[in-house]
Molecule: c-di-GMP-I riboswitch aptamer
Organism: Faecalibacterium sp. An121
RNA sequence: AUAUCGUUUUGGCAAACCCAUAGAAAUGUGGGGACGCAAAGUUGGAAGCCUUAAACGACGCAGAUCAAGCGGGACUGGAGAUGCGGCGAAAGGUGGUUCGGCCGCAAUU
Numbered sequence: 001a002u003a004u005c006g007u008u009u010u011g012g013c014a015a016a017c018c019c020a021u022a023g024a025a026a027u028g029u030g031g032g033g034a035c036g037c038a039a040a041g042u043u044g045g046a047a048g049c050c051u052u053a054a055a056c057g058a059c060g061c062a063g064a065u066c067a068a069g070c071g072g073g074a075c076u077g078g079a080g081a082u083g084c085g086g087c088g089a090a091a092g093g094u095g096g097u098u099c100g101g102c103c104g105c106a107a108u109u
Base pairs, nucleotide, nucleotide: 003108004107006105012037013036017032018031019030020029021028022027035096041102042101043100045099046098047097048094049093050092051091052090056088057087059085060084061083062082065079066078068076069075
C1' cells in the first nucleotide's frame, strides 16, 4: 500500500424512556440512561418510510355579488371575492430502513 476479514485488542457509539430546549409536526440538540451495533463513523445521491404549518394545483361543498335568457317577478344554467374539506404534488424529516459514495480500527496475507 492492496486485498481478505470481524477469530481477536485498545477502545468507540448509544435504542426505548425521563428532563430541558427548537419546531406546525415528523423529528433534531444537550444531559441522564443502555436495547443493541464491526462501520449504530460521515454523506439525504437513489429508493422506501414518517409529518402537513404555509404557499402551489385541480376537485367537492357553502356563498356576498355580477351579466344573460324577457317588459316585470319567479326560475334556469354561467361567472365569482371569500371560507371549509379531503386529494395530489411539494416542502421538511429519517444515516439505528435498504443500496451507493467517502473515511476509519485490530488481526492475517